[in-house]
RNA sequence: GCCCUUGUAGCUCAAUUGGAUAGAGCGUCAGACUUCUAAUCUGAAGGUUGCGAGUUCAAUCCUCGCCAGGGGUA
Repeated sequence: GCCCUUGUAGCUCAAUUGGAUAGAGCGUCAGACUUCUAAUCUGAAGGUUGCGAGUUCAAUCCUCGCCAGGGGUA
C1' cells in the first nucleotide's frame, strides 16, 4: 500500500430483512430498609449510534469519503 473486521451511555454489550420514544447488565446519584455500613428493593440521570456527505416518506442498519482499534497479505 491492498483486503477483511470493529466503532452504540463512564465500562461490557443488544437492537430480527430499514419502521413506533435506541435498550440491558455493571457502575454513578437519590430514596426505602439497617444503630451505621454492606447486601437487597425502588427510582432517576447519563447517547450528535466514531466524523462528514448521500439514498429514502423514514437510517444504529444501505452507499461513498475520512479517522481510530484489531487481523491478514506482498